[in-house]
The prediction has a mean pLDDT of 86. A computed fold for a 102-nucleotide RNA from Desulfitobacterium hafniense Y51, annotated as SAM riboswitch aptamer (S box leader). The source organism's lineage runs through Bacteria, Bacillati, Eubacteriales, Desulfitobacteriaceae and Desulfitobacterium hafniense.
RNA sequence: UUCUCAUCCAGAGUGGUGGAGGGACUGGCCCGAUGAAACCCGGCAACCGGCCUAUAUGGCAGUGGUGCUAAUUCCAGCAGGAUUAUUCCUGGAAGAUGAGCA
Numbered sequence: 001u002u003c004u005c006a007u008c009c010a011g012a013g014u015g016g017u018g019g020a021g022g023g024a025c026u027g028g029c030c031c032g033a034u035g036a037a038a039c040c041c042g043g044c045a046a047c048c049g050g051c052c053u054a055u056a057u058g059g060c061a062g063u064g065g066u067g068c069u070a071a072u073u074c075c076a077g078c079a080g081g082a083u084u085a086u087u088c089c090u091g092g093a094a095g096a097u098g099a100g101c102a
Stems, first nucleotide, its partner, number of pairs: 001102001003100006013041001015040003021031003025077004042069004047065002050060003073094001078091005
């Protein structure tokens, strides 16, 4: 990095350093000197791994590997259905995270 599988409406800071951007992309709409990104600390979660058992879409713990820590993956981006002011629902596409074979 390609591919496969699973999940993505929950949860998590009144901290320090830093100093102007950030929310993947496009269009919106937002966040930001009342301090963005990034790093450290803290925290949340429980995918892998650990333990238990009635072996299930199960339970426990959270040391290890990870991830996350504004807004539903912030919304839409293609198609179908409903609705006829528009909106809503469903499935994809794209993306993110984990695990595995290459």